Context: one part of a larger RNA
RNA sequence: CCCUCUCUAAGGAACUCGGCAAAAUAACCCUGUAACUUCGGGAGAAAGGGUGCCUGUAAAGGCUGCAAUAUCAAGGUCCAAGCGACUGUUUACCAAAAACACAGGUCUCCGCUAAGUUGAAAGACGAUGUAUGGGGGCUGACGCCUGCCCAGUGCCGGAAGGUUAAAGAAGUUGGUUAGCAUUUGCGAAGCUGGCGACUGAAGCCCUGGUGAACGGCGGCCGUAACAAUAACGGUCCUAAGGUAGCGAAAUUCCUUGUCGGGUAAGUUCCGACCCGCACGAAUGGCGUAACGAUUUGGACACCGUCUCGGAGAGGGGCUCG
Numbered sequence: 001c002c003c004u005c006u007c008u009a010a011g012g013a014a015c016u017c018g019g020c021a022a023a024a025u026a027a028c029c030c031u032g033u034a035a036c037u038u039c040g041g042g043a044g045a046a047a048g049g050g051u052g053c054c055u056g057u058a059a060a061g062g063c064u065g066c067a068a069u070a071u072c073a074a075g076g077u078c079c080a081a082g083c084g085a086c087u088g089u090u091u092a093c094c095a096a097a098a099a100c101a102c103a104g105g106u107c108u109c110c111g112c113u114a115a116g117u118u119g120a121a122a123g124a125c126g127a128u129g130u131a132u133g134g135g136g137g138c139u140g141a142c143g144c145c146u147g148c149c150c151a152g153u154g155c156c157g158g159a160a161g162g163u164u165a166a167a168g169a170a171g172u173u174g175g176u177u178a179g180c181a182u183u184u185g186c187g188a189a190g191c192u193g194g195c196g197a198c199u200g201a202a203g204c205c206c207u208g209g210u211g212a213a214c215g216g217c218g219g220c221c222g223u224a225a226c227a228a229u230a231a232c233g234g235u236c237c238u239a240a241g242g243u244a245g246c247g248a249a250a251u252u253c254c255u256u257g258u259c260g261g262g263u264a265a266g267u268u269c270c271g272a273c274c275c276g277c278a279c280g281a282a283u284g285g286c287g288u289a290a291c292g293a294u295u296u297g298g299a300c301a302c303c304g305u306c307u308c309g310g311a312g313a314g315g316g317g318c319u320c321g
Base pairs, nucleotide, nucleotide: 001316002315003314004313005312006311007310008309010307011306014305019302027051028050029049030048031047036041038141052063053062054061055060076300077299078298079297080296081295082294083292084291088100089099104139105138106137107136108135109134110133116125117124118123142287143286144285145284147217148216149215152214153213154210155209156208157207158206161205162204163203167199168198171195172194173193174192175191176190179186180185218236219235220234221233222232245279246276257273258272259271260270261269
């Protein structure tokens, strides 16, 4: 010097990114227990009290009750906020979470030889199931809700018209040659090529619907008897111009926005405001009791985290052997 421990005056988070680590709390009995709440909880809330009595110097013995901590072992607590409802799951070996899952919600496909999946196929799964079933997508308890846009893309429906393949095909035009002519030639049938009016499905065009389908949800100018602001008006564009709720937010650049609270002092935190660079309604919006080895801020208790060090024990290292 290192490791693992024990103690430490006064102070008590001044340490630090951060109370990390350590300390503290701790069992049983009794009293008592707030906001909030889904009435189950919250709750072991919190906060308090007790853990013996008698005889005896002691040793020891006795007594009672539901309940008597020898030692060891044995919750720290509270306030506020974000996220996720919850119990679960996950990066075997740097991430346990706000990620995944979840019950619930909703859309969609599927009538059974189901849809779907797998397999060149046979077949298998689905399922020895049958729509209160099975597959897929999104959302994610619960409460209150879930606005506008169908122009584009997708999906579903429609079939009048347009376009349109293979195929068919009236016709037309070549080749070949029985035959006829004989100077060039003409040429049936068959076979074989080219062109081809016309017929010809789905699809596309067309026409409707559809957002818990993919998605989208404006700009400029003026206006009120101080000023400011604009309920109001004008205009351009659009498929429609963001409704409710929330908002400097896990989203706010400017920004340590402004105001209030907390502190002696607060870029964090909480409550507001709204000027939302660039929230917003199942890629769900806003709340929410309970829950969380979650994230953030604060308080009490407590401490060698620190002021600021010190002392000690054991084990290493080191020196000698």

RNAcentral holds the full RNA, with entries from SILVA. This is a predicted structure of a 321-nucleotide part of an RNA (large-subunit ribosomal RNA, domain IV) from a metagenome. Its mean pLDDT, the model's own confidence on a scale to 100, is 86. It matches the Rfam family "Bacterial large subunit ribosomal RNA". Rfam links the family to the GO terms ribosome and structural constituent of ribosome.